[in-house]
A computed fold for an 81-nucleotide RNA from Sphingopyxis sp., annotated as ZMP/ZTP riboswitch aptamer (pfl RNA motif).
């Protein structure tokens, strides 16, 4: 100078689910092997941009106040094709 972490700004964004509890914690229509559609609220992660420190990372992050359950997403690292 630059690379990685940081922060910040845009842009895209995958997932956003049943039951029950409480005065209250998504609304409506449908469905019934835990989802479907529109609306509202979230919302990692990809990109690119700028700042700034000089190793600051790392032990996983995402949807609800809380149980219990169910299904996803993307990071890191490995292995195939």
């Nucleotide at each position: 100078a630059u690379g990685c972490c940081g922060u910040c700004c845009c842009g895209c964004g995958a997932c956003u689910g049943g039951c029950g509890c409480u005065g209250a914690a998504g609304a409506u229509g449908g469905a019934g092997u835990u989802c479907c559609a529109u609306c509202g609220g979230g919302g990692a992660g990809c990109g690119g941009g700028a700042c700034c420190g000089a190793u600051g990372c790392g032990a996983g992050c995402c949807g609800c106040g809380c149980g219990c359950c169910u299904g996803g997403g993307u990071g890191a690292u490995c292995c195939a094709c």
Record summary
Taxonomically the source falls in Sphingopyxis (Bacteria, Pseudomonadota, Alphaproteobacteria, Sphingomonadales). It matches the Rfam family "ZMP/ZTP riboswitch aptamer (pfl RNA motif)". The literature on the family includes a 2015 paper in Nat Struct Mol Biol by Jones and Ferre-D'Amare, "Recognition of the bacterial alarmone ZMP through long-distance association of two RNA subdomains". Gene Ontology terms of the family: regulation of purine nucleotide biosynthetic process and one-carbon metabolic process. Rfam 15.1 lists 3,295 matches to the family in 2,545 species.